This is a predicted structure of a 477-nucleotide part of an RNA (small-subunit ribosomal RNA, 3' major domain) from an uncultured bacterium. RNAcentral holds the full RNA, with entries from ENA and SILVA. Model confidence (mean pLDDT): 83 of 100.
Context: one part of a larger RNA
Order: sequence, then C1' cells, then structure tokens
RNA sequence: UGACGGGGGCCUGCACAAGCGGUGGAGCAUGUGGUUUAAUUCGAAGCAACGCGCAGAACCUUACCAGCCUUUGACAUCCUAGGACGGUUUCUGGAGACAGAAUCCUUUCCUUCGGGAACCUAGUGACAGGUGCUGCAUGGCUGUCGUCAGCUCGUGUUGUGAGAUGUUGGGUUAAGUCCCGCAACGAGCGCAACCCUCGUCCUUAGUUGCCAUCAUUUAGUUGGGCACUUUAAGGAAACUGCCGGUGAUAAGCCGGAGGAGGGUGGGGAUGAUGUCAAGUCAUCAUGGCCCUUAUGGGUAGGGCUACACACGUGCUACAAUGGUUGGUACAACGGGAAGCGAAGCAGUGAUGUGGAGCGGAUCUUAUAAAGCCAAUCGUAGUCCGGAUUGGAGUCUGAAACUCGACUCCAUGAAGUCGGAAUCGCUAGUAAUCGCAGAUCAGCAUGCUGCGGUGAAUACAUUCCCGGGCCUUGUACA
Repeated sequence: UGACGGGGGCCUGCACAAGCGGUGGAGCAUGUGGUUUAAUUCGAAGCAACGCGCAGAACCUUACCAGCCUUUGACAUCCUAGGACGGUUUCUGGAGACAGAAUCCUUUCCUUCGGGAACCUAGUGACAGGUGCUGCAUGGCUGUCGUCAGCUCGUGUUGUGAGAUGUUGGGUUAAGUCCCGCAACGAGCGCAACCCUCGUCCUUAGUUGCCAUCAUUUAGUUGGGCACUUUAAGGAAACUGCCGGUGAUAAGCCGGAGGAGGGUGGGGAUGAUGUCAAGUCAUCAUGGCCCUUAUGGGUAGGGCUACACACGUGCUACAAUGGUUGGUACAACGGGAAGCGAAGCAGUGAUGUGGAGCGGAUCUUAUAAAGCCAAUCGUAGUCCGGAUUGGAGUCUGAAACUCGACUCCAUGAAGUCGGAAUCGCUAGUAAUCGCAGAUCAGCAUGCUGCGGUGAAUACAUUCCCGGGCCUUGUACA
C1' cells in the first nucleotide's frame, strides 16, 4: 500500500420489511445431468451453465454412427499435354454418390495471327483440406462486479524508502454532484449533458389520411373542405427560472405558484481503470502441435427426438371474480411478390376452390382477446381439467415409419391451490388479456416487440444479501 475480520462509523440497492403474484406438489413443453446406445455430434457449469450457442435437427442443416465410394482432391495458385465450354434426351448396374454406353443441339472472347484470356479432361508434384488439440500461446467479440462512482496523471510538497498528499475533513447530491475548508494547484478517463423515443403547443404540408359546417349516400361513398384527428419536417417549452421557509451569507433541501410536464419529467442507447488465466480455436482470424489413400472429400440410411430416474425454465389447470352458448364494442407495433391473398362458393372443421386488389397511410394479413348484455350450469372429480389412446382427415414437402403441425368424432388420466425452501415486482409497474415479427417449405408453451384492462404496499433500516467511503486490528501478500 492492499486484502481480510462472526471490528467500528456513515450511506445505498425490491437487500430486508410492507404488499401482490409465482416456483417447489399435478400433466405436458423445453434445456441439462445421468443412464442407454453403433451414434445418441460439440460447447456452456454457483451468482454470471441448464426455452443457453440453436432467429426454428423429417432430408438438408450435421459436425456423430454403421455401410458404399474417392485420393492434387468439393475449393485456391502454379506446371505439362489435349480439348471449346455447355445443354437436351435415353439406356445398363446401383440405395445413391458414381461407373459405363448412346443421342441430338451448339462451337466463346481478344489478336500484332506468334499467341493470350476464360473453361473442361488427363497427369505430376509443390500444395489444398481438417467443426482435429491447446481460450492456460493469442486477436476480435462477450459475460460479470455495475450504470456501481469510482480509476488515475503532471508539477509541487512531504517521507531514508515503499509511499503519502491531491482523492482526506464539514455539508450536500442519483453521482469524486456541487459548495466551503485545506500543501496543494491543475488535468484526464468515468458522472452529467450533447443522441433516439414518449408526453404539451406552434408553423409548414393535405394524399392513399381526416369530416366540424353545406349538399348527398347502404358506406367519408361522392361533390366540397384541410378546421379537427393524424402523418413528418422544423421550432417553442423546464432552467430550482419565480415566491416563502431552512441552511454557513454557500452548495443545496422542504413547501408553494404558474404549467402539458418540476426538480435527472418517463423509457432507451451509452458500461471508466480493472476483476474472474471467466466464456468462445465450433462465427471469424491466428501461433504451435497433430492427420495427409485420412482426423480430408462424396453419398444414401440412421442418430442428435432414446428413458427406471434427478434438476432448471415455462405452459395448462385444479374452477363460479368461473365453464359453456348466443349477441355486441374498442387497439397498437409490424409483415407482404417464388409474397399477402379479399368477396363469393363447398366442407362440422383443419382446409379447398376462387382470384379482385396490392411492392401497399389506398389492397391484404385482420374476426383482437379479456370486456359488456342475456341464458344455463349449482360445488360435483362436475357442462372443472384436459393428458393419454383409438378412428377418420387436412396442409407443407421428392418424402411426415423412426420424427411435423393442424382438424373432426370418440376416449376423458393426474390434478381440489402444493412440505422444507425459493423467485419476480415500487406505476401505466405487478397481475391479467390478446396481436405482430424474426428464423421459416412446414413446425413456437421459446424469443423480440406491440397495445387493452389495470392494482396493493413501502412504518422504516434492527436483522439477511450485494455494493461505496472513512477508520481500526492483523500470526496474510
């Protein structure tokens, strides 16, 4: 100087407390361990691995397994020889890759006419290739403490020196934020602000948007209008600016006014020095090592989907604040051409048919659902719950057996609110309800967004956990 202490002081955080809803019990989905297997590819491992890499394993993907095939190679550069390349169709063997045979069409570009460029075949070796190993050789990227308020430097001063000072102290703040004091004076990286978005108003603009007034209609449909809504570009607005109190006359704090908004207005992006030899050699790049008729390459099939079990994360429930049936209302973000697909018609339905319109403020996806109004059920393993299983189908796709999603009929399991323990959340939040998108032929209870309805509680800091500053002790470095 650090680190540590079941030392002390001050402070802070959904850390506790106060509340609300979960997990842990059930069924299923998904990931992991284990076991099994020819293979169940590999990685991730307390927080910070386990709906993680995977924004989507039937083939492909695919790295794994057992077969079959191949060796200058699927891919790059160079050398030699020959040749246009390429495409159509057919046959034989085969699971296919591939091997063999036939057929027809076609005959590249530049040229100094020597040749060159591109492409194919054969050969030779230099080499290619490796999702093989090492993340403890590395770059890059990422997680984490933590959006915590810290981490440092120059000069000066001080100490024999390691170092100290500044950065400590008194206040204050979300903040090493600011003020005051001070052997310090300054500065840098962080904090804050500048950026995006939401909330108010103004200006400009008015189609595909809107409709107050006038007319018109089944319908903003049409004439008309651009007020309003809205869209999207530019501005205004919030700064403790004003008032009172308090404070050291300071920084600030408390209350109030005005205001759409008040003290960082809400949300996002933004992550200092460093820590964990944290993660990744399987995104990519890369040193070293290893393989080179194989640890490379191709192919069809299987596997990654197994199943006495254990754990994590979720979905659906156990019902009446509910289930069922009928009627009826209100969104936002998005997507669309090998696409979205309307009306109509067929089907109980998944869906089929149909093909208008739309590269879209125009058309379409697209009926939002919870809600509201009626009816019914009457506390039952039920008109709760939907697992499982049988049958019949639909769709995608060469192909749904291993192993897809969905529909209809039948079947109707566990489950009556969950032990010890444990998680999230402070406001348009939790809870609850649906919608969209990426990936994607098909496949979503996951993920990322979007809106609808919309709470309870916070006395406080004694205690648990994480963190910051000062101080103290030390058999630690």